Predicted 3D model of a 73-nucleotide RNA (transfer RNA) from a Candidatus Omnitrophota bacterium. Its Rfam family is "tRNA". It is annotated as a transfer RNA. Its mean pLDDT, the model's own confidence on a scale to 100, is 83.
[in-house]
C1' cells in the first nucleotide's frame, strides 16, 4: 500500500434471487417445590457498524468510511 472475509439483542450466531429481523444461552415475570436447583409458560431487550447511493420499499443491492481477522508486497 493492495486483495478477500466478517461486523444482526448482553454472548454465539441464523436470515435475505429487496417487501415492516429470528433462534440459543443469559435477563426479567409467574407456575411449580417445604425450599433451592433444573423444568413449564409468558416477556423484555435490536437506529441489522457508520455515511451516502438507487427503489414504491435496503439487513439484503451500489459507491465511501471505520473495526477486527487472514493473505500478498
Nucleotide at each position: 500500500g493492495c486483495u478477500g472475509c466478517a461486523g444482526u439483542a448482553g454472548c454465539u450466531c441464523a436470515g435475505u434471487a429487496g417487501g415492516u429481523a429470528g433462534a440459543g444461552c443469559a435477563c426479567g415475570u409467574g407456575c411449580a417445590u417445604g425450599g433451592u436447583a433444573a423444568g413449564c409458560a409468558c416477556g423484555a431487550g435490536g437506529u441489522c457498524a457508520c455515511c451516502g447511493g438507487u427503489u414504491c420499499a435496503a439487513u439484503u443491492c451500489c459507491g465511501g468510511u471505520c473495526u477486527g481477522c487472514a493473505g500478498c508486497u